[in-house]
Context: one part of a larger RNA
RNA sequence: GGAUGAACGCUGGCGGCGUGCUUAACACAUGCAAGUCGAACGAGAGGAAGGAAAGCUUGCUUUUCUGAAUCUAGUGGCGGACGGGUGAGUAACGCGUGGGUAACCUACCCUGUACAGGGGGAUAACAGUCAGAAAUGACUGCUAAUACCGCAUAAGACCACAGCACCGCAUGGUGCAGGGGUAAAAACUCCGGUGGUACAGGAUGGACCCGCGUCUGAUUAGCUGGUUGGUGAGGUAACGGCUCACCAAGGCGACGAUCAGUAGCCGGCUUGAGAGAGUGAACGGCCACAUUGGGACUGAGACACGGCCCAAACUCCUACGGGAGGCAGCAGUGGGGAAUAUUGCACAAUGGGGGAAACCCUGAUGCAGCGACGCCGCGUGAGUGAAGAAGUAUCUCGGUAUGUAAAGCUCUAUCAGCAGGGAAGAAAAUGACGGUACCUGACUAAGAAGCCCCGGCUAACUACGUGCCAGCAGCCGCGGUAAUACGUAGGGGGCAAGCGUUAUCC
Numbered sequence: 001g002g003a004u005g006a007a008c009g010c011u012g013g014c015g016g017c018g019u020g021c022u023u024a025a026c027a028c029a030u031g032c033a034a035g036u037c038g039a040a041c042g043a044g045a046g047g048a049a050g051g052a053a054a055g056c057u058u059g060c061u062u063u064u065c066u067g068a069a070u071c072u073a074g075u076g077g078c079g080g081a082c083g084g085g086u087g088a089g090u091a092a093c094g095c096g097u098g099g100g101u102a103a104c105c106u107a108c109c110c111u112g113u114a115c116a117g118g119g120g121g122a123u124a125a126c127a128g129u130c131a132g133a134a135a136u137g138a139c140u141g142c143u144a145a146u147a148c149c150g151c152a153u154a155a156g157a158c159c160a161c162a163g164c165a166c167c168g169c170a171u172g173g174u175g176c177a178g179g180g181g182u183a184a185a186a187a188c189u190c191c192g193g194u195g196g197u198a199c200a201g202g203a204u205g206g207a208c209c210c211g212c213g214u215c216u217g218a219u220u221a222g223c224u225g226g227u228u229g230g231u232g233a234g235g236u237a238a239c240g241g242c243u244c245a246c247c248a249a250g251g252c253g254a255c256g257a258u259c260a261g262u263a264g265c266c267g268g269c270u271u272g273a274g275a276g277a278g279u280g281a282a283c284g285g286c287c288a289c290a291u292u293g294g295g296a297c298u299g300a301g302a303c304a305c306g307g308c309c310c311a312a313a314c315u316c317c318u319a320c321g322g323g324a325g326g327c328a329g330c331a332g333u334g335g336g337g338a339a340u341a342u343u344g345c346a347c348a349a350u351g352g353g354g355g356a357a358a359c360c361c362u363g364a365u366g367c368a369g370c371g372a373c374g375c376c377g378c379g380u381g382a383g384u385g386a387a388g389a390a391g392u393a394u395c396u397c398g399g400u401a402u403g404u405a406a407a408g409c410u411c412u413a414u415c416a417g418c419a420g421g422g423a424a425g426a427a428a429a430u431g432a433c434g435g436u437a438c439c440u441g442a443c444u445a446a447g448a449a450g451c452c453c454c455g456g457c458u459a460a461c462u463a464c465g466u467g468c469c470a471g472c473a474g475c476c477g478c479g480g481u482a483a484u485a486c487g488u489a490g491g492g493g494g495c496a497a498g499c500g501u502u503a504u505c506c
Base pairs, nucleotide, nucleotide: 001506002505003504004503006502007501008500009499010498013378014377015376016375017374018373019371020370021336026334027333028332030331031330032329035078036077037076040075041074043072044071045070049066050065051064052063053062054061055060056059085289086288087287094214095213096212097211098210099209100208101207104206105205109202110201111200112199113198114197115196117151119149120148126141127140128139129138130137131136157182158181159180161178163176164175165174166173167172187194188193215261216260217259222252223251224250227249228248229247230246231245232244233243234242264286265285266284267283268279269278270277271276291312292311293310294309295308314325315324316323317322342368344367345366346365350364351362352361353360354359381411382410383409384408391402392401393400394399415447418441419440420439421438425433450495451494452493453492454491455476456475457474461490462489463488464487465486471478472477
């Protein structure tokens, strides 16, 4: 000198774009943050409209039957594995980079091929009874499906057997043909479609393996028993001590094993001419976690932040028998701290989930609010004006400085304020932002300047006060009676809506 997610002191006019718990992965009141589908299903509510009957006030009232729209607790489907948060753990194939899978999976989507025949038994809802303070549950009975289960069929798929051809990088792979065994399906409809099953290919997303790279300490030198390898088996989507039985005795290490400390990694960011050094906020990619520890279930996908079970700590309810909860989602509260914002508006846009759609949901997102926290831009007036006014400071009392500075005169209106008009963002309709941006008009120089420094380094000096006191200070140092170094004033220098200080990095 540059930089910062900064903080502190003094000061503070406007706008745009960004950005804002770096500390306690501390505890959380309250509200919201993941639903949707009635075109899968039974049932319930609902009652337009129509029919019939009765009463009579002759166009109303009552009863009854059928019953459209609409709504929904439940069964069922898809989605709650995305999106959002945090960085505790992790020195690791976690990440980065380059490869491999002849060892793998992939719902929804796209393409192609082949299908969808015929049956069965339940169960929630509901009704009744019972238990419980509640959370919730038990029993009996009834019912539906795109829920569940057999049977049929099998182009293709899978399993074991056996054959031919071609190829490779070792295990091996691909194609063709054979007989045997195994497993499918679901309907709805506004008749336009939307769905279902199997197989093959694609796309997308993932999984595993390997080469290289990835902080400090030797005042950590030896470490290791599923440990290293083999055979067999189990398990997995899949390879593998991943797990198990048996066998062998191996494996790693001064090219730093093991242990200890620290730490999410990267694209990037800061600085530097570069080499490098530091760093990993915001934005993007990957990983890990969801009060702490463990576990599996469902599912194409989780060992699942707003799912389940167990244990623990904590908080709450209780009729003491038993129950409920998890903000490292968005706001917000307490606490910690030098320190970090609103319990806002909207789904209008972009995107996501569901739905045939209308549409619903979306604290993702788009916006607004607060903070000079940062960057950028603008303003606080312009011209003229010497009687060099007054005031103030100084003085050798003559003057000198402030100083064209002010006043005065002539202008202008950026910003702010007032009035009128008024968007784009939206493809037909639909705008939270927002009467916002922007445009026009009138109006008044009015509403808008501070902070630090002035001994040298380092741009900028005098007076008074103080008297090694009070104090200053980044280093040298200054102050003990004329202090350009302390304090105040006048003047000056620098930067400017900021200026200084502190902390950290280069």